[in-house]
Molecule: c-di-GMP-I riboswitch aptamer
Organism: Sulfurovum sp.
RNA sequence: GGAAAAUUAAGCCAAACUUUCUGCGAAGAUAGGACGGAAAACUAUGGGUCUCUUGUAAGAUUGCCAAGUUGCAUAG
Numbered sequence: 001g002g003a004a005a006a007u008u009a010a011g012c013c014a015a016a017c018u019u020u021c022u023g024c025g026a027a028g029a030u031a032g033g034a035c036g037g038a039a040a041a042c043u044a045u046g047g048g049u050c051u052c053u054u055g056u057a058a059g060a061u062u063g064c065c066a067a068g069u070u071g072c073a074u075a076g
Base pairs, nucleotide, nucleotide: 012037013036017032018031020029021028022027035063041069042068043067045066046065047064048061049060050059051058
């Protein structure tokens, strides 16, 4: 000097709930708010769950579990 892991610091994200809007709905967005997170960043690729339908279809959920891609910082 480089790489990996853990910890620490500075920062980052934002559950439930509430406001407003969108949607048949699951749910999503916006503002407030912090339960938590070390990828709680991205991708609906596989599975699970949910909605409409009763189809062989269409959607939602990545903060349900995997998988893939990408990224930041530090005294010791």